[in-house]
Molecule: FMN riboswitch aptamer (RFN element)
Organism: uncultured Acetatifactor sp.
């Protein structure tokens, strides 16, 4: 390079109310990689809003072609008190059902690339070295649904920092 695997954890008891695992007490949790062993330091990821690229995939509409219809205008052609049959030409409509023409425009979606934007730690000790050990006492966790959610459902059997194997 390339393919295979793996890659987030937690609401215990109680109060209040018609209703809360959502609000109050009070409990739990804590991706990854770097560094003295970190949720809080440094960077990464994941969620949310862009941007530009594609030889990507494409609903609904709409353009053009093309293929049905309509009548109109003309030529052929039948046929001479009959209005046949066709071919051509612009115009108007239609192109739909379980399935159903090519193309181009496309909302949106997949992928590249990348911009943003994203939450929190202090005091003691130990030791060369710790905001990372060891004592304390704090703090903080996208959206969307719902009695207002870090622990419940949902996007997500997603997607991925990254880890581990095989060629």
């Nucleotide at each position: 390079u390339u393919c295979u695997u793996c890659a987030g954890g937690g609401u215990u008891g109680g109060g209040u109310g018609a209703g809360a695992u959502u609000c109050c007490c009070u409990a739990c949790u804590g991706g990854c990689g770097g560094u003295a062993a970190a949720g809080u330091c440094c960077g990464c990821g994941a969620c949310c809003c862009g941007a530009a690229g594609a030889u990507g995939c494409g609903u609904a509409a709409g353009g053009c072609a093309g293929c049905c219809c309509g009548g109109c205008u003309u030529g052929a052609u039948g046929g001479u008190u009959a209005u046949u049959u066709u071919g051509a030409g612009a115009c108007g409509g239609g192109u739909a059902a379980u399935g159903g023409u090519g193309u181009c425009u496309g909302a949106g979606c997949u992928c590249u690339u990348u911009g943003g934007c994203u939450g929190a730690c202090c005091c003691g000790g130990u030791g060369u070295g710790a905001c990372u050990c060891c004592g304390g006492g704090a703090c903080c966790a996208a959206c969307a649904g719902u009695a207002a959610a870090g622990u419940c459902u949902g996007g997500a059997u997603g997607a991925a920092a990254g880890a581990a194997g095989a060629a």